[in-house]
């Protein structure tokens, strides 16, 4: 250090359940651990999810992020430890 151990100190917390928020995706809190060396933070690019509002339609429906996801990929910023390299 752009490296990551059958190391050490610790950290986070998937699914699911309960309560609350939201049109929904999803979020918050408590419980709970599938896992994670950035599973810390940032929606900057891409992907994915939802479709309230808006637009089109006689209707069924269709289009659509301004919403969401950083535990999807990439990028940016920051951080503990120190075996091998």
């Nucleotide at each position: 250090c752009a490296c990551g151990a059958u190391a050490a100190u610790g950290g986070c917390a998937a699914a699911c359940u309960u309560a609350g928020g939201g049109a929904a995706a999803c979020c918050u809190a408590a419980g709970g651990a599938c896992g994670c060396a950035a599973a810390g933070c940032c929606a900057u690019g891409g992907g994915u999810c939802u479709a309230c509002a808006g637009c089109c339609g006689u209707a069924a429906g269709g289009c659509c992020a301004g919403g969401a996801u950083c535990g999807c990929c990439a990028g940016g910023c920051u951080g503990c430890c120190g075996a091998a390299g």